This is a predicted structure of an 85-nucleotide RNA (c-di-GMP-I riboswitch aptamer) from Carboxydothermus islandicus. Model confidence (mean pLDDT): 84 of 100. Of the family's consensus pairs, 95% are formed in the model. Rfam family: c-di-GMP-I riboswitch aptamer. Gene Ontology term of the family: cyclic-di-GMP binding. NCBI's taxonomy places the organism under Bacteria, Bacillati, Bacillota, Clostridia, Carboxydothermus.

RNA sequence: CUUUGUCAAUAGCAAACCCGGCGAAAGCCGGGGGCGCAAAGCUGCAGGGGCUAAAGCCGUAAGGCUAUGCCAGCCAGCUGCCAGA
Numbered sequence: 001c002u003u004u005g006u007c008a009a010u011a012g013c014a015a016a017c018c019c020g021g022c023g024a025a026a027g028c029c030g031g032g033g034g035c036g037c038a039a040a041g042c043u044g045c046a047g048g049g050g051c052u053a054a055a056g057c058c059g060u061a062a063g064g065c066u067a068u069g070c071c072a073g074c075c076a077g078c079u080g081c082c083a084g085a
Stems, first nucleotide, its partner, number of pairs: 002085004012037002017032006035073001041078003047075002049071003056065003
């Protein structure tokens, strides 16, 4: 440097759900919880993809369009611990 994560060690993170808070929502934050994770570490206009639609626009209405709001635990990019080869 490349590759692998069967075994070992030291740790780490924390899905659903519940409680409290923020938010129009998606979702986020704190506590509990633990489904899982060898990158479940970091990165969100300026890689792909997905969610929401307050305001705005269209519509008689039902509803539709749209991110300036989000998701990295969808893929991706960057960085990295331990062990083996």